Context: one part of a larger RNA
RNA sequence: CUGGGCGUAAAGAGCUCGUAGGUGGCUUGUCGCGUCGUCUGUGAAAGUCUGGGGCUUAACUCCGGGUGUGCAGGCGAUACGGGCUGGCUUGAGUGCUGUAGGGGAGACUGGAAUUCCUGGUGUAGCGGUGGAAUGCGCAGAUAUCAAGAGGAACACCGAUGGCGAAGGCAGGUCUCUGGGCAGUCACUGACGCUGAGGAGCGAGAGCAUGGGUAGCGAACAGGAUUAGAUACCCUGGUAGUCCAUGCUGUAAACGGUGGGCGCUAGGUGUGGGGACUUUCCAUGGUUUCCGUGUCGUAGCUAACGCGUUAAGCGCCCCGCCUGGGGAGUACGGCCGCAAGGCUAAAACUC
Numbered sequence: 001c002u003g004g005g006c007g008u009a010a011a012g013a014g015c016u017c018g019u020a021g022g023u024g025g026c027u028u029g030u031c032g033c034g035u036c037g038u039c040u041g042u043g044a045a046a047g048u049c050u051g052g053g054g055c056u057u058a059a060c061u062c063c064g065g066g067u068g069u070g071c072a073g074g075c076g077a078u079a080c081g082g083g084c085u086g087g088c089u090u091g092a093g094u095g096c097u098g099u100a101g102g103g104g105a106g107a108c109u110g111g112a113a114u115u116c117c118u119g120g121u122g123u124a125g126c127g128g129u130g131g132a133a134u135g136c137g138c139a140g141a142u143a144u145c146a147a148g149a150g151g152a153a154c155a156c157c158g159a160u161g162g163c164g165a166a167g168g169c170a171g172g173u174c175u176c177u178g179g180g181c182a183g184u185c186a187c188u189g190a191c192g193c194u195g196a197g198g199a200g201c202g203a204g205a206g207c208a209u210g211g212g213u214a215g216c217g218a219a220c221a222g223g224a225u226u227a228g229a230u231a232c233c234c235u236g237g238u239a240g241u242c243c244a245u246g247c248u249g250u251a252a253a254c255g256g257u258g259g260g261c262g263c264u265a266g267g268u269g270u271g272g273g274g275a276c277u278u279u280c281c282a283u284g285g286u287u288u289c290c291g292u293g294u295c296g297u298a299g300c301u302a303a304c305g306c307g308u309u310a311a312g313c314g315c316c317c318c319g320c321c322u323g324g325g326g327a328g329u330a331c332g333g334c335c336g337c338a339a340g341g342c343u344a345a346a347a348c349u350c
Base pairs, nucleotide, nucleotide: 004321005320006319007304008303012318014201015200016199017198021194022193023192025088026087027086029084030083031082033081034080035077036076037075038074039073040072041071042070048066049065050064051063052062053061054060091191092188093187094186095184096183097182098181099180103177104176105175106174107173108172109171110154115149116148118146119145120144121143125136126135162169163168206247207246208245209244210243211242215241216240220236221235222234223233258317259316260315261314262313263312266295267294268293269292270291271290272289273288274287275286276285277284299306300305323350324349325348332343333342334341335340
């Protein structure tokens, strides 16, 4: 390489958009490029296969025949793939009518709680732990009442629930804005799918500049514990956590399960929409489409388990794997302010 694989054994890129490429619905006509048939030429000799001949045999050697999967040309076929051409509506998209939502961005705003400040009441403790101590407090703390300041997060509703491509998204109101779903079947007429490179988005931590800082809290300091205790526990506490702008580009970025389409039993819950029906408004029943759970048939699986949201049965496209360690490292290249990221070996060893 062929082959075999990728939920958990090695293996799905964090996610999306999209270039080249690959691949692609029903149908008319045409071409005959692929494809198929047949014929001709060529496909050196030696070799190989086969029928014979010559050395006493064989090896060896000579003659004839075959093979030579390929290439070129002629003639023919046109189902399938392809080119050109015309049409279609079921794939895809658009319009119209509705509809649910923590989808995104900005502005404004609310209450509870913590802390701090001021004042009142009030007096000797408070705090903390397994027990303590450090710490705070007669310069009046803790507790309690009133007024104020400021930052961050949004109890209940709340879900086994919703939205988003993923990361993720939750007090309330307004403005701007993306996507989905259902119904209608008016319009376009294959416009589709995937996607090497590429581009964009991307939790947290971290970095840069400027702001902000209530609580929490790496580092750090002290108190304990201990043989020690650079920890676990306690008292403090700086970066950070927050905002704006820019960078970084990683994760157990997980459903550890790439995307698309079709097919293959059901039961039960739940979110959104439609139709029919029953009732007479608590809704109930049947059915249909989209989502999200759970149990399970066939089937699959090494087992666990998966099971119409497949890990079943098929097709198309991409990514990835090939014993453990060395190593996601070195070197080189590209990117980054840095931290580092991406790409990615070998010796050696078992």